The part of an RNA shown here (large-subunit ribosomal RNA, domain VI) has 247 nucleotides and comes from a Candidatus Chloroheliaceae bacterium. Its mean pLDDT, the model's own confidence on a scale to 100, is 90. The source organism's lineage runs through Bacteria, Bacillati, Chloroflexia, Candidatus Chloroheliales and Candidatus Chloroheliaceae.
Context: one part of a larger RNA
RNA sequence: CGUAGGAGACUUGAGAGGAGCUGACACUAGUACGAGAGGACCGCGUUGGACAUACCGCUGGUGUACCAGUUGUCCCGCCAGGGGCACCGCUGGGUAGCUACGUGUGGCAGGGAUAAGCGCUGAAAGCAUCUAAGCGCGAAGCCCCCCUCAAGAUUAGGUCUCCAUGAAGGGUCGUUGAAGACGACAACGUUGAUAGGCUGCAGGUGUAAAGGCAGUAAUGUCAAAGCCGAGCAGUACUAAUUACCCG
Repeated sequence: CGUAGGAGACUUGAGAGGAGCUGACACUAGUACGAGAGGACCGCGUUGGACAUACCGCUGGUGUACCAGUUGUCCCGCCAGGGGCACCGCUGGGUAGCUACGUGUGGCAGGGAUAAGCGCUGAAAGCAUCUAAGCGCGAAGCCCCCCUCAAGAUUAGGUCUCCAUGAAGGGUCGUUGAAGACGACAACGUUGAUAGGCUGCAGGUGUAAAGGCAGUAAUGUCAAAGCCGAGCAGUACUAAUUACCCG
C1' cells in the first nucleotide's frame, strides 16, 4: 500500500514445513518343524539406544550488584569495626534467571489408493490362463491421520460486536515485562499494584556489631542471630501529570 466505509475480537484452511529410526528381553513355546542338534512364523507385553521437543518440581552446573571465611597492602587518627586494590584477590556455599549431566513427552494405532508379488472370475484360443473387459489382497514407501505456520490464498475468505464523526478505535508520552538488537509484541498509567520503595513470607548464608557472663587468653555463650540480587504477596510512600496527533 492492497483486500472499495472504519474498527476490535474470534476463526476457516488453499498451500507450505516438521516428525517418520531402531535394539534387547519375556510370554506364546522348548510349541510348529526336525532323527537329533537345534528352533521359529504370527501375535502380545516389558525395557533400552540414538534423535527431536518442552520444562526447571527433582539431581547438578552457572550465578562478576547475595552471605561467610581468609592472605598481602593502602586508607578511615589509633583499638575495635570497616572500605579500596590484588583474575570476582583467594576459598566455602548459593536465590531468581539461563541451563544438562536432570525431568516429561514424541515415533504408535487407524483409513484410502498402490509397487513387486499373491489371487478370483474369465475369454480371445469349447482346454488352459491373475487380464484382454471386470473384481480382490498386498509395503518402513504415496495420500490422509499427528505437530507448526498459513487469506498478499491479489481467487486477498468467514463469523460476532462496535462507530457514523472533536466517533469507534489507534498513536505520541510515561511506568514496565519469563517480549526484545531497533521497530515490534504484552501489561499498566490515579476509576491505578506497572516499576521502585516499604512490610511480610519464601529462599541463601550460617549465628553480625555493641554489651553482659565464663575463661589468664585463644575462645565460648546470651543468639535460628545479622545481612540478603533478580522470587511470592500485601501496601499508593515515589514515579506513571496535563495534554497533543491520526482517524